[in-house]
Molecule: Glycine riboswitch aptamer
Organism: soil metagenome
RNA sequence: CGUCCGGGAGAGCCGGGCCGCUGCGCAGGCGGGUCGGCGCCGAAGGAGCAACGACACCCCGGAAUCUCUCAGGCGACUGGACCGGACG
Numbered sequence: 001c002g003u004c005c006g007g008g009a010g011a012g013c014c015g016g017g018c019c020g021c022u023g024c025g026c027a028g029g030c031g032g033g034u035c036g037g038c039g040c041c042g043a044a045g046g047a048g049c050a051a052c053g054a055c056a057c058c059c060c061g062g063a064a065u066c067u068c069u070c071a072g073g074c075g076a077c078u079g080g081a082c083c084g085g086a087c088g
Base pairs, nucleotide, nucleotide: 001088002087003086004085005084006083007082012038013037014036015035016034018032019031020030021029022028039074040073041072045070046068047067048066052061053060
C1' cells in the first nucleotide's frame, strides 16, 4: 500500500403540492418520496495555517479529529476520517 472482517461521531423544524394505505368521501388520520423556507453538523472529498524551512524583503514550502463549510450530511440503513485483526 491492496483485499477482507470488526469498531467508528455530530446535526431538523416548518410549509406546499403529489403518491399510497385507511375512510362513504375532494373530510380526517397514517406513511412515502419530492419541492421550498429557515436552522444546524463535520469524520468522504476540497480549501486555510502554527512551529519550522527557505529567502535581503514580499512571495513560497509546511500537519491534524484544528479552522472554513464549496461539496457532503442532519430517523434507521448506507456512508464515514480514524483505530484494530487476518492475508498478500